The prediction has a mean pLDDT of 85. Predicted 3D model of an 86-nucleotide RNA (c-di-GMP-I riboswitch aptamer) from an Armatimonadota bacterium. The model forms 95% of the base pairs in the Rfam consensus. Lineage of the source: Bacteria > Bacillati > Armatimonadota. Rfam family: c-di-GMP-I riboswitch aptamer. About the family: GEMM was predicted in a large-scale screen for bacterial structured RNA regulatory elements. Rfam links the family to the GO term cyclic-di-GMP binding. The sequence was found by an Rfam model in a public genome assembly.
Formats: sequence, structure tokens, C1' cells
RNA sequence: UUUCCGAAAGGGCAAACGCGCUGAAAGGCGCGGACGCAAAGCCAUGGGUCUACGGUCCUACGGGCCUUGACUGCCAGGCUGCCGAA
Repeated sequence: UUUCCGAAAGGGCAAACGCGCUGAAAGGCGCGGACGCAAAGCCAUGGGUCUACGGUCCUACGGGCCUUGACUGCCAGGCUGCCGAA
């Protein structure tokens, strides 16, 4: 000094689940709650996943396909960033 790295300290975030609100749904928000997280801070850019109001196709009970919807706590990529033992 902090690219790599991750001990300590202070602080930060908050999974499942419950309740309320919202949305067609996936999901989101608030409160409670902590499984975890050194980027679990930010960006849907690539892949992936979820949903299907609507659109479209079919043999139309029903089923298939399609995001412009959603997820960054699935993986990459980009931007930024606290502390400083080994």
C1' cells in the first nucleotide's frame, strides 16, 4: 500500500417462514425474522431460470409456442466501494 487475499473490530445487507399491501402471474414493497453474504452495493449487457394478462397455433375439455413482464441471494461481464492481521 490493498491487485490478489480474508483474521480482527465497528458498521451494513437479510434466505426460508409469518402478517399486510400490490400484481393476471412470476414477482415487488412494508413490518417481523436470520439462512447466509466482502460487494448479498449498482447495471437485465450475454447466458440461464420463472411467469403468460395479452398474442398466436392446434385435434380447442384442454394443450403448445412467444415478453415487451420478472429474478443480480443462478453464472459471466461492466461500474463503484469499507477495514488491513497473516